[in-house]
């Protein structure tokens, strides 16, 4: 210095050939219990790493750049 993967909630990861951003687990509030735990029932949280572009539209396409792995030199 090339090359190839990943980057979506507080973790872990889904998301189909471009149209609703979502699941577990954590977290709060209330039931339930003398009190914890489990259990039930509800509820906050996300600039999809960044930035431009294409498109009515973009996590998903294209381009630049970051980061972390990995392979070659």
């Nucleotide at each position: 210095g090339g090359g190839g993967a990943u980057g979506u909630a507080g973790c872990u990861c889904a998301g189909c050939u471009g149209g609703g951003a979502g699941a577990g687990c954590a977290c709060c509030u209330g039931c339930c219990u003398u009190g914890c735990a489990c259990g039930c029932a509800g509820g906050g949280g996300g600039u999809c790493g960044c930035a431009a572009g294409u498109u009515c539209g973009a996590a998903c396409c294209u381009u630049g750049u970051c980061a972390u792995c990995u392979c070659c030199a």
Record summary: Predicted 3D model of a 73-nucleotide RNA (transfer RNA) from a Clostridia bacterium. The source organism's lineage runs through Bacteria, Bacillati, Bacillota and Clostridia. It matches the Rfam family "tRNA". Rfam links the family to the GO term triplet codon-amino acid adaptor activity.